[in-house]
The prediction has a mean pLDDT of 81. The RNA shown here (SAM riboswitch aptamer (S box leader)) has 116 nucleotides and comes from Leadbetterella sp. The sequence was found by an Rfam model in a public genome assembly.
RNA sequence: GAUUUAUAAAGAUGGGCGGAGAGAAUAGGCUCUGUGAAACCCGGGCAACCAAACGGACUUCCGUAAAGGUGCCAAUACCUACCUGUCAGGCCCGGUGCCGGCAGGGAUUAUAAACC
Numbered sequence: 001g002a003u004u005u006a007u008a009a010a011g012a013u014g015g016g017c018g019g020a021g022a023g024a025a026u027a028g029g030c031u032c033u034g035u036g037a038a039a040c041c042c043g044g045g046c047a048a049c050c051a052a053a054c055g056g057a058c059u060u061c062c063g064u065a066a067a068g069g070u071g072c073c074a075a076u077a078c079c080u081a082c083c084u085g086u087c088a089g090g091c092c093c094g095g096u097g098c099c100g101g102c103a104g105g106g107a108u109u110a111u112a113a114a115c116c
Base pairs, nucleotide, nucleotide: 001116003114004113005112006111007110008109013043014042015041016040021032022031023030026081027080028079029078044073045072046071049069050068053064054063055062056061077108082105083104084103085102086101087100089099090098091097092095
């Protein structure tokens, strides 16, 4: 890096260093940021994907715990974008319209695990 599966509305931050950006990419919006962004380092925490342990059920499920391997710790993956449905919605004026809300799906991304 490719593929597959699962998850993504919950949860969790102090310091050092650094010095202007950051929120994956493109666009728009919005937000965070010199009361100090990103990156990096140290400590702390959250969670429970993997491994191991224990309990229950009995194939591969559920629960407990958290000292191992990862991950994560502003805002739903910050929001929208593509498709479908829907609405006592708004606008133009009469439609296969535009905008907006809601629900579902897809794509993309991230993480874990397996495999190549």